Model confidence (mean pLDDT): 80 of 100. c-di-GMP-I riboswitch aptamer from Paenibacillus sp., 81 nucleotides, folded computationally. Its Rfam family is "c-di-GMP-I riboswitch aptamer". From the family's description: GEMM was predicted in a large-scale screen for bacterial structured RNA regulatory elements. RNAcentral holds the sequence, with entries from Ribocentre. The organism belongs to Paenibacillus, within Bacteria.
């Protein structure tokens, strides 16, 4: 280069729950905090999936608002073989 994650260093990351703060709401952000994670790094302005429904709508439903820690795409770090 490539493939590959059974083992090993050096670092990352931070689930839930609290608490503060924001958003209509789902969520996001900051803070405690470790459930995990070899992509748990980016993409959601066009792949799938899935939350939420202010506004539309007589309801049924409805994204133009969101989740990348559900798949997927794209980039990339290490030991050994």
């Nucleotide at each position: 280069c490539c493939a590959c994650g059974u083992u090993a260093u050096u670092g990352g990351c931070a689930a839930a729950a609290c608490c503060g703060u924001u958003u209509a709401a789902a969520g996001g952000c900051g803070g405690u905090g470790a459930c995990g994670c070899a992509a748990a790094g980016c993409u959601a302005a066009a792949g799938g999936g899935g939350c939420u429904a202010a506004g539309g709508g007589a309801a049924a439903c409805u994204a133009u608002g969101c989740c990348a820690g559900c798949c997927a795409g794209c980039u990339a770090g290490c030991a050994c073989a």